Predicted 3D model of a 307-nucleotide RNA (Bacterial RNase P class A).
[in-house]
RNA sequence: AAAGCAGACCGCCUUAUCGCUGUUCGAUAAAUCGAAGGGAGGAAAGUCCGAACACCAUAGUGCAGUAUAGUGGCUAACGGCCAUCAACCGUGAGGUUAGGAAUAGUGCAACAGAAAGUAUGUACAGGUUAUGCUGUAGUGAAAUCCGGUAAACUCUAUACGGUGCAAUGCCAUGUAAAUCAGCGUUUGAGUGCGGCACGUGCGAUGCUGAAGGGUAGGCAGCUCAAGAUUUCUGGUAACAGAAAUUGUAGAUAAAUGAUAGGGGCUCCAGUGGAGUACAGAAUUCGGCUUACAGGUCUGCUUUUUUU
Numbered sequence: 001a002a003a004g005c006a007g008a009c010c011g012c013c014u015u016a017u018c019g020c021u022g023u024u025c026g027a028u029a030a031a032u033c034g035a036a037g038g039g040a041g042g043a044a045a046g047u048c049c050g051a052a053c054a055c056c057a058u059a060g061u062g063c064a065g066u067a068u069a070g071u072g073g074c075u076a077a078c079g080g081c082c083a084u085c086a087a088c089c090g091u092g093a094g095g096u097u098a099g100g101a102a103u104a105g106u107g108c109a110a111c112a113g114a115a116a117g118u119a120u121g122u123a124c125a126g127g128u129u130a131u132g133c134u135g136u137a138g139u140g141a142a143a144u145c146c147g148g149u150a151a152a153c154u155c156u157a158u159a160c161g162g163u164g165c166a167a168u169g170c171c172a173u174g175u176a177a178a179u180c181a182g183c184g185u186u187u188g189a190g191u192g193c194g195g196c197a198c199g200u201g202c203g204a205u206g207c208u209g210a211a212g213g214g215u216a217g218g219c220a221g222c223u224c225a226a227g228a229u230u231u232c233u234g235g236u237a238a239c240a241g242a243a244a245u246u247g248u249a250g251a252u253a254a255a256u257g258a259u260a261g262g263g264g265c266u267c268c269a270g271u272g273g274a275g276u277a278c279a280g281a282a283u284u285c286g287g288c289u290u291a292c293a294g295g296u297c298u299g300c301u302u303u304u305u306u307u
Stems, first nucleotide, its partner, number of pairs: 001303010012263007020039002023036005041278001045289002048287005053164004060198004065160005070084005085099001086097004100155002105153002107149002117145001122137005168220004179210005190202004227246008264276005
């Protein structure tokens, strides 16, 4: 200097004017006004996993079903992460793996080949009383052998209730707690508990069905979190513990912006022009996957050159 491997971060900045929205404080009878401080991410995306929380619900057992799969550790948990072993790829740094079981059983392997599973005997040689008994060769991915294959069925081990903030709770308004039919009232109709069974809860002003009526409003949930940052200790690490600091959107048809000037970066060019990525919260969090113009930093590997 070039080419790579692994990891982390940034991804526009600033000024002026105007506008939207939330919190706190103050004024106002109220509408409203003023001041101060805030307002979309590393993926907010996909809805793929796991939970917290709410209700079913007092809460189980078994079967079926689904998911995972070397070993050990981390975590609230996970199909995640870390370490390590194995196999494979790479000169290497490193990377990939749906990595348990083929003597529990079933299935699959075109063509070619004599023959494709405890099956068979084409050719040659050896051997035997005899028999594919032994070896080599042909075909083929596989006939080296009681082989290969389980992101084939299956078996083994482990795990697993459901529905989801449109959950759920409260208040107000208003109507028809009314009508008809069937069943039933402890000798239990029916109904709830992911599917089925057992079991169990509720149940008499009950349950089911039909037709019909009223409402669609407001408040809470709603942002303090298994939170984040820094330091120390332990650990190879993922992480754990302690201390300190911080507390950073809560909209509700959906706010988080518009205009103008200057600057940064990148590209083409040479007094200039163009571009400035992926993309936008809706209960919250831990992961995975996917997208991303351009830029910065750290460690490591290989090659070449110079000293």

Its Rfam family is "Bacterial RNase P class A". The family's RNA type in Rfam is ribozyme.